Record summary: Large-subunit ribosomal RNA, domain II from Cyanobacteria bacterium CRU_2_1, 674 nucleotides, folded computationally. Taxonomically the source falls in Cyanobacteriota (Bacteria, Bacillati). The RNAcentral record of the full RNA draws on ENA.

Context: one part of a larger RNA
RNA sequence: GCCGGCGACUUGCAGGGUGUGGCAGGUUAAAACGAGAAUGUUGAAGCCAAAGCGAAAGCGAGUCUGAAAAGGGCGAAAGUCACACUUUGCAGACCCGAACCCGGGUGAUCUAACCAUGAGCAGGAUGAAGCUUGAGUAACAUCAAGUGGAGGUCCGAACCGACCGAUGUUGAAAAAUCGGCGGAUGACUUGUGGUUAGGGGUGAAAUGCCAAUCGAACCCGGAGCUAGCUGGUUCUCCCCGAAAUGUGUUGAGGCGCAGCGGUAGAGAUUAUAGCGGGGGGGUAAAGCACUGAUUCGGUGCGGGCUGCGAGAGCGGUACCAAAUCGAGUCAAACUCUGAAUACCCCGUGUACACUCUGCCAGUGAGACGGUGAGGGAUAAGCUCCAUCGUCAAGAGGGAAACAGCCCAGACCACCAGCUAAGGUCCCCAAAUCACAACUGAGUGAUAAAGGAGGUGGGAGUGCAGAGACAACCAGGAGGUUUGCCUAGAAGCAGCCAUCCUUAAAAGAGUGCGUAAUAGCUCACUGGUCAAGCGCUCCUGCGCCGAAAAUGAACGGGGCUAAGUUGUGUACCGAAGCUGUGGGAUUUGUAAACAAAUCGGUAGGGGAGCGUUCCGUAGUAGUGAGAAGCAUUAGCGAAAGCAGGUGUGGACGAAGCGGAAGUGAGAAUGUCGGC
Repeated sequence: GCCGGCGACUUGCAGGGUGUGGCAGGUUAAAACGAGAAUGUUGAAGCCAAAGCGAAAGCGAGUCUGAAAAGGGCGAAAGUCACACUUUGCAGACCCGAACCCGGGUGAUCUAACCAUGAGCAGGAUGAAGCUUGAGUAACAUCAAGUGGAGGUCCGAACCGACCGAUGUUGAAAAAUCGGCGGAUGACUUGUGGUUAGGGGUGAAAUGCCAAUCGAACCCGGAGCUAGCUGGUUCUCCCCGAAAUGUGUUGAGGCGCAGCGGUAGAGAUUAUAGCGGGGGGGUAAAGCACUGAUUCGGUGCGGGCUGCGAGAGCGGUACCAAAUCGAGUCAAACUCUGAAUACCCCGUGUACACUCUGCCAGUGAGACGGUGAGGGAUAAGCUCCAUCGUCAAGAGGGAAACAGCCCAGACCACCAGCUAAGGUCCCCAAAUCACAACUGAGUGAUAAAGGAGGUGGGAGUGCAGAGACAACCAGGAGGUUUGCCUAGAAGCAGCCAUCCUUAAAAGAGUGCGUAAUAGCUCACUGGUCAAGCGCUCCUGCGCCGAAAAUGAACGGGGCUAAGUUGUGUACCGAAGCUGUGGGAUUUGUAAACAAAUCGGUAGGGGAGCGUUCCGUAGUAGUGAGAAGCAUUAGCGAAAGCAGGUGUGGACGAAGCGGAAGUGAGAAUGUCGGC
């Protein structure tokens, strides 16, 4: 891991509710008694109900309040007992699961410390005190040599330890092996016996050790501790069907109440959607009349600067600027104005709708999308509200794939039809459809500021057979090198001025150029040529801008339409709608029948199937073969049922009732097998 068996809402007492049954102006027993009526003709103590109201006295279908005969509050319609189901409480209370806490015991054969009594430590090195001899001293001291053999001394086996590395890591081993390493006469090591015990011991102290267990050992018990937590919770069909919000909470992954669901009953033409009518408001928008903000211009208090004056003061002003006027703007906490919707009220209207009551819930982590706001950075598959939708609990078609997007809500069957979104060249069902345009970028099939004689459409404006635009030929001059400045400045460093003349035309000069001149060129003019040529704005589709790690940003092939825009007609396309047949539910109905309905998690309600045992049952059946097992084909919506055959070798139904150890795929379930 698989297979097989086992494996979880029980039982008692008490309360609420529903159903069924008995009796009913009542109902019902408890203990007890009772063994030839025991499944009782026994046993009324008691409970519930039959009357309530008031604090009470008390009164009573009323009563309390009250001055009240008013008003108002609470009352005046049958119960009770049993059984079944459901739910609540108390109990282990659906099952499995702690870490802990407490009680009583068992442990020092491991290990810690201590006590008693024993044992062990190759070999080598160093050479303390003391002593002897000699030297030495007045005597000591002192010195030298020898002797001697001290030491938590040195080197190093046994022995004890465990610093490093490798191996090992389902090991040879639940701590080792190999190679190195530390101590090795000592606070050394070790045998045997003994002592200290868990709220404790022991500890050269690490919370270490106390039998592979230690921030409190182990065993049994309290004990099925408790677990607002995790996991699991077993047959079928039918009907309805949520929530992820508000509020409170030592509350936030838990609960109470409300909201939303189910079910049963009751209710007045009662409420909702829709429609009609009449009101309220200060949002969107808009506006500047208020409050503030804000740009330009006019006037300009005051300030600043400045002139005159000894001073007081009187004037001036390109500056700032209150206030005011004109023009232009902004606002969630501005409003002279002011919607659409939504909300509230009245009327109408009426679907199995609505409301109320009893009982039974679940939910109270929501997600994304559209819209309106806040937070954030007008970031987030971000966060927090409001509102609508979908998912959640929703399958089907489309979006290549894709809970939340688009279409559309699946009772069942069909090799029938019509459509939605979306599509119609092939993959792939259906137009290589029609008409009118655009695009040339594979744009389509990713993106901005910005850039460009890309190209289509529109509007405006200018020039043009008295010849435009472009090209080519020619001219483009004189006063003058204007003046100033400058080393120079001559059209062309810079400053001022920018005239006149000749002319068809020619700037005191558009650019290049020179040291400065020169030179080239332009404006401007004539000629050649011959028909349209410029400029501005709006707009459609394109271009560049455009760099990432396999090719990988049309789903692919591939497409110049099979791209884009517009118009139109067909067709395809879903579990939508229709057709045909069938089933169920609800409502109406006497029924036939008709209409509507039948996606579904949490959850509520209803109807059934099956297992074991009991009664019927010492039954029907059965050696002419029971149960069980195997197998075949059949029936049913399903759980499953019945039949045949084989095996088996003795039991044993159906139906109708009763009672439960009553249904497994999951619980790191449990036991067994492989």